[in-house]
RNA sequence: GCUCGAGUGGUGAAACUGGUAUACACGAAGGACUUAAAAUCCUUUGGCAGCAAUGCCGUGCGGGUUCGAUUCCCGCCUCGAGCA
Numbered sequence: 001g002c003u004c005g006a007g008u009g010g011u012g013a014a015a016c017u018g019g020u021a022u023a024c025a026c027g028a029a030g031g032a033c034u035u036a037a038a039a040u041c042c043u044u045u046g047g048c049a050g051c052a053a054u055g056c057c058g059u060g061c062g063g064g065u066u067c068g069a070u071u072c073c074c075g076c077c078u079c080g081a082g083c084a
Stems, first nucleotide, its partner, number of pairs: 001083007010026003013022001019067001027045006046057004060076005
């Protein structure tokens, strides 16, 4: 340099053909249980604004197509594999 794969929450990761982004597990916080702890069970857990109700934003970054993009197209960045 060329080809291919990957990038989504605090972490690992799902989302099957473009139609509500967060299933599942781990971690964390609060609670129950206990004399106390562990284990177990329940609830919560992206960001911003707001007293709240709620609203807006968010899939590596920047554009494009589309009524609608994590998904399709273009460029770039990072990581991995292969070829030379």
About this RNA: RNAcentral holds the sequence, with entries from ENA. This is a predicted structure of an 84-nucleotide RNA (transfer RNA) from a Candidatus Magasanikiibacteriota bacterium. Rfam family: tRNA. The family's RNA type in Rfam is transfer RNA. Rfam links the family to the GO term triplet codon-amino acid adaptor activity. The prediction has a mean pLDDT of 81. Lineage of the source: Bacteria > Bacteria candidate phyla > Candidatus Magasanikiibacteriota.